This is a predicted structure of an 84-nucleotide RNA (c-di-GMP-I riboswitch aptamer) from Bacillus salinus. The organism belongs to Bacillus, within Bacteria.
RNA sequence: AUUUGAAAAAGGCAAAUCUACUGAAAGGUAGAGACGCAAAGUCACAGAUCUACGGUUCCUUACUAAGAUGGCUGGGCUACCAAA
Numbered sequence: 001a002u003u004u005g006a007a008a009a010a011g012g013c014a015a016a017u018c019u020a021c022u023g024a025a026a027g028g029u030a031g032a033g034a035c036g037c038a039a040a041g042u043c044a045c046a047g048a049u050c051u052a053c054g055g056u057u058c059c060u061u062a063c064u065a066a067g068a069u070g071g072c073u074g075g076g077c078u079a080c081c082a083a084a
């Protein structure tokens, strides 16, 4: 340096839910809380999914992302320990 792995050691993150704030919503932030995670660290590039303020429309409907999801998948970058 590369690959593999979480058996060990040191640790790390934090689902659902509740409270507060924020947002049109999806969702996000903070605290509590742990379902789980070897990248559940980071980045919206590609796909996929969610929402529809606004716009369009066949108008109590449907479509639409410039919004969101990295704990949906792929990919980029970075990284502790151990083994080969």
Stems, first nucleotide, its partner, number of pairs: 002084004012037002017032006035071001041077003045074003048069003054064003